A computed fold for a 74-nucleotide RNA from a Patescibacteria group bacterium, annotated as transfer RNA. The RNAcentral record of the sequence draws on ENA. Its Rfam family is "tRNA".
[in-house]
RNA sequence: GGGUCCUUAGCUCAUUUUGGUAGAGCGCCUGCUUUGCACGCAGGAGGUGAGGGGUUCGAUCCCCCUAGGAUCCA
Repeated sequence: GGGUCCUUAGCUCAUUUUGGUAGAGCGCCUGCUUUGCACGCAGGAGGUGAGGGGUUCGAUCCCCCUAGGAUCCA
């Protein structure tokens, strides 16, 4: 330098294949329970989906550029 793949909640990952207002586990907060803590139960907060642009009535999903990472070739 060229090819391919990845980037989604604090962490680990689904969701993409058919475009239709994004979820789980752990963690965090509140309440119940307890003398208190933990466990358990109930509820809640938290994401402009790496950044930007485009297509579309509508984009996590399609297209382009950029950034970071992994891998292969040279």